[in-house]
RNA sequence: GGGCCUGUAGGGUAGUCUGGAUAUCCUGUGGGACUUCGGAUCCCACGACCUGGGUUCGAAUCCCGGCAGGUCCG
Repeated sequence: GGGCCUGUAGGGUAGUCUGGAUAUCCUGUGGGACUUCGGAUCCCACGACCUGGGUUCGAAUCCCGGCAGGUCCG
């Protein structure tokens, strides 16, 4: 320098191929119930689509550029 893959809550993950209303689940954190206390269990709340642009009535999803990581080739 070139090819390919990946990027979603504090951590992990589904959804992307085939665009559709309020983005899934686990964990975590805070509060509550229960308990002699704790744990477990149950309820409530908090929190995310790497970045810029384009297409579209509508974009996490499609297109282009950039950034970051991984891998292969030279």